[in-house]
């Protein structure tokens, strides 16, 4: 060259196949509770234009095209 696979929160990943609640766990972080104090425990918040662009569509994280990147196999 060429083929695939993955990309969603600081981090690890679900959700896509089958389009349709306000995009979700868990760790972390932060503001109170608890405790003489810490750790541990619990309780809440806050964090995302879903890698980027354009298209279909009433409606896209999901479909479709390109394109970037990162990993593997070809050659």
């Nucleotide at each position: 060259g060429c083929c695939a696979a993955u990309g969603u929160a600081g981090c690890u990943c679900a959700g896509c196949c089958u389009g349709g609640c306000u995009a979700g766990a868990g760790c972390a972080u932060u503001c109170g509770c608890c405790u003489u104090g810490u750790a541990a425990g619990g309780u809440a918040a806050a964090g995302g234009u879903c890698g980027c662009g354009g298209g279909u569509u009433c409606g896209g994280a999901u479909c479709c095209c390109g394109u970037c990147a990162u990993u593997g196999g070809c050659u």